THF (Tetrahydrofolate) riboswitch aptamer from Alkaliphilus sp. B6464, 103 nucleotides, folded computationally. The RNAcentral record of the sequence draws on Rfam. It matches the Rfam family "THF (Tetrahydrofolate) riboswitch aptamer". Gene Ontology term of the family: tetrahydrofolate metabolic process. The coordinates come from a structure-prediction model, not an experiment, and the mean pLDDT is 81.
RNA sequence: GUCAGAGUAGGUAUUACGCGUUAAGUGUUGAGGGAUGGGAAGUUGCCCUCAAACGAAGAAUAGUAAAACAUACUAUUCGCGGUGUAAUAUUGCAUCCGCUGUC
Numbered sequence: 001g002u003c004a005g006a007g008u009a010g011g012u013a014u015u016a017c018g019c020g021u022u023a024a025g026u027g028u029u030g031a032g033g034g035a036u037g038g039g040a041a042g043u044u045g046c047c048c049u050c051a052a053a054c055g056a057a058g059a060a061u062a063g064u065a066a067a068a069c070a071u072a073c074u075a076u077u078c079g080c081g082g083u084g085u086a087a088u089a090u091u092g093c094a095u096c097c098g099c100u101g102u103c
């Protein structure tokens, strides 16, 4: 020097434990900031903060309160949310310099 490979933030799926369902969260727009394969550096990807707009699926049982129905609270269960975290599987940096193997 040739060739090949490993390796990020994240994405998807499953499971478990949670949160909300009295509406947060998720998602959208704008502004500011941050981190990001081993190093430097970077955004059209990711995250944080603020502002704005938009927006939802609840139900059953039992107990308590209540004179009874209605109603309220608590607990449990089944759901719902483009919901949070973790684990597993899978996928996964365009530049320069490196790492491993091979010729």
Base pairs, nucleotide, nucleotide: 001103003101004100005099010091011090012089013088014087015086016085017084018083019081020080021079028052029051030050031049032048033047034046038097039096040095042093058078059077060076061075062074063073064072065071